[in-house]
RNA sequence: AAGGAGAGUUUGAUCCUGGCUCAGAAGGAACGCUGGCAGCGUGCAUAACACAUGCAAGUCGAACGAUGAAGCAUUCUUCGGAAUGUGGAAGAGUGGCGAACGGGUGAGGAACACGUAAGAAUCUGCCCCUCGGCCGGGGACAACUUUUGGAAACGAAAGCUAAUACCCGAUACGCUGUGGAGUGAAAGAAUUUCGCCGAGGGAUGAUCUUGCGUCUGAUUAGCUAGUUGGUGCGGUAAUGGCGUACCAAGGCGACGAUCAGUAGCUGGUCUGAGAGGAUGAACAGCCACAUUGGAACUGAGACACGGUCCAAACUCCUACGGGAGGCAGCAGUGGGGAAUUUUCCGCAAUGGACGAAAGUCUGACGGAGCGACGCUGCGUGAAGGAUGACGGCCUGCGGGUUGUAAACUUCUUUUCUCGAAGAAGAAGCUCUGACGGUAUUCGAGGAAUAAGCAUCGGCUAACUCCGUGCCAGCAGCCGCGGUAAGACGGAGGAUGCAAGUGUUAUUCGGAAUGAUUGGGCGUAAAGCGUCUGUAGGCUGUAUAGAAAGUCUUUUGUUAAAUACCUCGGCUCAACCGAGAUCCAGCAAAGGAAACUUCUAUACUUGAGGUAAGUAGAGGUACAGGGAAUUCCCGGUGGAGCGGUGAAAUGCGUAGAUAUCGGGAGGAACACCAAUAUGGCGAAGGCACUGUACUGGGCUUUACCUGACGCUCAGAGACGAAAGCUAAAGGAGUGAUUAGGAUUAGAUACCCUAGUAAUUUUAGCCGUAAACGAUGAAAACUCACUGCCGAGCGAAAUACAACGAGCGGUGGUCAAGCUAACGCGUGAAGUUUUCCGCCUGGGGAUUACGCUUGCAAAAGUGAAACUCAAAGGAAUUGACGGGGGCCCGCACAAGCGGUGGAGCAUGUGGUUUAAUUCGAAGCAACGCGCAGAACCUUACCUACGCUUGACAUGCCUGGACGAUUCCGAGAGAUCGGUUUCUCCCUUCGGGGCCAGUGCACAGGUGCUGCAUGGCUGUCGUCAGCUCGUGUCGUGAGAUGUUGGGUUAAGUCCCGCAACGAGCGCAACCCUCAUCCUUAGUUGCCAUCACGUUUGGGUGGGCACUCUAGGGAAACUGCCGGUGCUAAGCCGGAGGAAGGCGGGGAUGACGUCAAGUCCUCAUGGCCCUUACGGGUUGGGCUACACACGUGCUACAAUGGUAGUGACAAUGGGUUAAUCCCAAAAAGCUGUCUCAGUUCGGAUUGGGGUCUGCAACUCGACCCCAUGAAGUCGGAAUCGCUAGUAAUCGCGUAACAGCAUGACGCGGUGAAUACGUUCCCGGGCCUUGUACACACCGCCCGUCACACCAUGGGAGUUGGUUCUACCUGACGGCCGUGCGCUAACCUUCGGGAGGCAGCGGACCACGGUAGGAUCAGCGACUGGGGUGAAGUCGUAACAAGGUAGCCGUAGGGGAACCUGCGGCUGGAAGGACUCUU
Repeated sequence: AAGGAGAGUUUGAUCCUGGCUCAGAAGGAACGCUGGCAGCGUGCAUAACACAUGCAAGUCGAACGAUGAAGCAUUCUUCGGAAUGUGGAAGAGUGGCGAACGGGUGAGGAACACGUAAGAAUCUGCCCCUCGGCCGGGGACAACUUUUGGAAACGAAAGCUAAUACCCGAUACGCUGUGGAGUGAAAGAAUUUCGCCGAGGGAUGAUCUUGCGUCUGAUUAGCUAGUUGGUGCGGUAAUGGCGUACCAAGGCGACGAUCAGUAGCUGGUCUGAGAGGAUGAACAGCCACAUUGGAACUGAGACACGGUCCAAACUCCUACGGGAGGCAGCAGUGGGGAAUUUUCCGCAAUGGACGAAAGUCUGACGGAGCGACGCUGCGUGAAGGAUGACGGCCUGCGGGUUGUAAACUUCUUUUCUCGAAGAAGAAGCUCUGACGGUAUUCGAGGAAUAAGCAUCGGCUAACUCCGUGCCAGCAGCCGCGGUAAGACGGAGGAUGCAAGUGUUAUUCGGAAUGAUUGGGCGUAAAGCGUCUGUAGGCUGUAUAGAAAGUCUUUUGUUAAAUACCUCGGCUCAACCGAGAUCCAGCAAAGGAAACUUCUAUACUUGAGGUAAGUAGAGGUACAGGGAAUUCCCGGUGGAGCGGUGAAAUGCGUAGAUAUCGGGAGGAACACCAAUAUGGCGAAGGCACUGUACUGGGCUUUACCUGACGCUCAGAGACGAAAGCUAAAGGAGUGAUUAGGAUUAGAUACCCUAGUAAUUUUAGCCGUAAACGAUGAAAACUCACUGCCGAGCGAAAUACAACGAGCGGUGGUCAAGCUAACGCGUGAAGUUUUCCGCCUGGGGAUUACGCUUGCAAAAGUGAAACUCAAAGGAAUUGACGGGGGCCCGCACAAGCGGUGGAGCAUGUGGUUUAAUUCGAAGCAACGCGCAGAACCUUACCUACGCUUGACAUGCCUGGACGAUUCCGAGAGAUCGGUUUCUCCCUUCGGGGCCAGUGCACAGGUGCUGCAUGGCUGUCGUCAGCUCGUGUCGUGAGAUGUUGGGUUAAGUCCCGCAACGAGCGCAACCCUCAUCCUUAGUUGCCAUCACGUUUGGGUGGGCACUCUAGGGAAACUGCCGGUGCUAAGCCGGAGGAAGGCGGGGAUGACGUCAAGUCCUCAUGGCCCUUACGGGUUGGGCUACACACGUGCUACAAUGGUAGUGACAAUGGGUUAAUCCCAAAAAGCUGUCUCAGUUCGGAUUGGGGUCUGCAACUCGACCCCAUGAAGUCGGAAUCGCUAGUAAUCGCGUAACAGCAUGACGCGGUGAAUACGUUCCCGGGCCUUGUACACACCGCCCGUCACACCAUGGGAGUUGGUUCUACCUGACGGCCGUGCGCUAACCUUCGGGAGGCAGCGGACCACGGUAGGAUCAGCGACUGGGGUGAAGUCGUAACAAGGUAGCCGUAGGGGAACCUGCGGCUGGAAGGACUCUU
């Protein structure tokens, strides 16, 4: 020997469930970009595809015969050489050993193949030990010679010859056998020293057997005939059905046989905290294989990678007759592939074969080469160096950053280049080094030769600019990109790692996401519809024994390498070496006995039984009963009935409905009944009454059996409704169907008919929201209380009441649990046992296969593909054709309008050169515009300008300007002309103007979806929030809800809240009363004057009035009511009474509301024009449509006359003067007509403003005199000095008003009330909505793409059965032919060779199945796809509550019938609880 991290993503937000994704590590990897060095490793994972060429297994002459080089010696010689002897290199052949090792590969194989632990009936060359032996004979065959066939490969015949080649005999401590007996060996060479044979033993190696372990599928459930066993025989080294004959009928299997698929196994390797999961390259052990299939031979060993034979495919040679071959040895080639090296050096080392040895051979091996393929180490310089250089990038223009980075100065030399020296590795005396002139050392030179890759939205370290504009593109997940992109591309900068760095695919991890460690099943996925019960699992109390599990000790083993630890060697490290250690497995032996187990004996509490009672819609069968509906018959009667939201179809004068009497038939059982949080049953389910039969429960007490129990895979039984078969029956109801309605349609909801069905019997089906969405059994754990059943106690009894228990059925709550909701002694709490089930959504209650069924269907039950979610509970909103409360000219009650006419005005549309632009439901449309003839003006046409009409700065010059006149022109403008003429000053200059050029001006150009500001709207609605505290895991809640009250979140009371802020109200202005101050320009009561009759004058300030300041109103007072409160109702007083009327004042926010054309402003765009000037035109057009108004249609009127009182305001000032006639009112007339109504339109004539009224002004006069007779559907305003009606004033403005903003005069009606429409507030409820109902969302159809099922068939693989064929080969048989050794009686025999026959058998063939896969016209559904069609099924009571099962029907979602469920809103009643 030591060890555990999480994050993103479902939502408006939250918690949970749950999947997807990421961060880590790894490698025989590959790919992109880049690349200095060294060490150590490693390198065809795919085609066990095919292979050119070379090499990879030989060796021994000391086994043998022949040949015989160099050299030496002798002789001869023609001096070339020859012969002889010696010598023995070399080498074919005979012979021996090796070739079965070493090396490669992983196709096959699910098996005793492998791993581990045991075992026995065996063999074992070379090696070691022990004992013994090695005697006597014999015949051949290669080589060689001759002849000969063939293209070749390779042979054939005759002859000669040796051996450690072969044969015979003898011998034997062996073997067989009870014994007699039988049988079995040998080899020599040589100088030492090696061999040979027999026997025994060892070692090594090999064979066989067994226990345990060893992948997936049950949509593979039955398999097996030598099969299982026995006996005999054979066979083998050896056991064995291994083979054969006979006998028996066995053997295997839900503890998964058989079949199918996949796979070499292991030590180990990777990952992991571990348990596990994945994997089996390199190294090591085992197995299997050697082109494919089969077979044997030789041998100690093979059924043999570099041997043989046969068959098949392929390749090559050929003279066409015939032959040759097998790289999954090392290199190498082609091919395949994303992808994997040199046709290298050496036997120097280690190891192997042979040899006595020298030695030979060795692609084993040792090395080098190639590849960043991996691990490890080193370097690419170090120190100093700021005016923080240049350049780049950014900028708020100041600067910041790159950055001490560079330059520059000094220094170093790892590395690099060159030169010199130079190993260890060698054992073994000499000699021997492939690597290699390598490692290493020394010297010289010179910063010299050496940095990239990825990333920078979050996860995840790192940010800006430009370009692009839902394009191009990115993306691991979430997601970026539609003109200001930190997410695309580039740049600058930054971050990370570094000779690498990113990506891709794979494995483990994270993932407690298959959970043994370590998950779940009420609602998220998940309890079988219910019960009985087999195997299995689990099982009460006591004692004794055993020792299988369990615990402990020891022994053996678990190869080495690896891992961990400690040391050591290469400069370190990687790498290598040495030592040591642990868990755990298996086997063996000894021990312990608490628990489990087993055996035995007991026990009674679990379970069961006997006896006594008892409640009940428990079940089956039979019998009986009355009410009602319908039908039939008869009577009465006479026009309708029926049905609905309203109708119609239908029935009815052939007499219905109604009513009375009689009858028929079927189905269901009112009241009783306080019938229900009642009862019974396993569940489904069960209700008139009676009878018969029958199951289960509960209570009480005593006795009996003695663990007999619990659960339960398969299996069996029951199992609503619908449906099916057959036979009955058929009243009512009622799928389908027909008709009528409704509707855009209505295959529906509603209505009228009405078939199957509903009922009974017999049989099937086997499913439901078959639900408590909660499996069964047992034990334990606070309280209170209702109901049902049978008993008990006390008291004299008893219905009742009280008390203590048992069984059942409910409610509320504690602890605890739960994601929450909730559950809570009938648990969803705490525990135990057993069973079933779940593992993201969709595809899919599907397909295929199988089983069941008459069918309908049921059961079992995938995959491809696709998405990043699907889901549960709770929260806040919003919404509801949900509920409650309340308010508003919201409705109602009223008055007057609009919509019809003409005109005015605005808009749309159209037109146009232009008809400038904006505003668009309410909240655009008499709006911006408080006033377009020019101007305005932004638009169009034409003509002209370019530092510009306007601002600032620089430079130059000078007055500028006013005034007179002429010419051209549409004018702007251009060309001339006359007269007058500067100011300030510190003397530098400045003011003012002009000119030229540059910076710049300018833009009503775009973006209101980049913005500021301002505004509209909900809405003057009563709301919107915060701090602290408390509650909740949390989002959040509480406060702010509740009971009252108010115009009001106004106030009061209560309350886990207490306070506070923005809103409300008040404070402000104005109107209404009074007081006071002041008294002119206002006023005139009193006192005078005056007649011009006007407060005119004096006078006065009382009144009115004016405009300053005060007072006054507060539910203050009284009564009632309310809670004694807040308040409300009534009254008094008061000018005014409960906010006195009106105004200003607009919370948090919503609508990407409106405005870039008021203004300001970011960005973009234009710059002799999108800027600026001028003329003329246009904004005023006109088939049409809409909004807002005016005037009318008339007598409540027109017209003529008369006519009083106003207010606001304006006029430079003015309470004086003017604008200024107020209109209504009163009198006369008109008399119901298209008019004395109405005034449009048109003609003529004028006035005014203005350079100018043609396009295009207003008004006046004369003439003309349209439409229109009160307005369809629909719709607007108004609650009191209001509506209605009447006129007046003002702003802008030269002129132009039916508009806008103000002013006063006259002056109503109605409000029962809140059911309904619209809008709003509060509370509550449902929700699948959150862009928030203008939401969400379902299905058909059409189009495109994708995967898939069926499919006439077709193609291929695998496999089975039957039959045919039968190569090689060994075995068996046979004995025609041939035949050296041995025997012989010499005839022959034994034996052998070749042959023949037989069974077995590979390839092959025929026929029939099974199974898998490919293709397939056509066809079925499924999935996906920004803006297709039809509807609107679901979510709210979703507008007919929804859903489940089943059946029928329909374009589609769906509709309807029957039964069930609440996972339905709302209301009512009852019950329970507090």
Molecule: small-subunit ribosomal RNA
Organism: uncultured Micromonas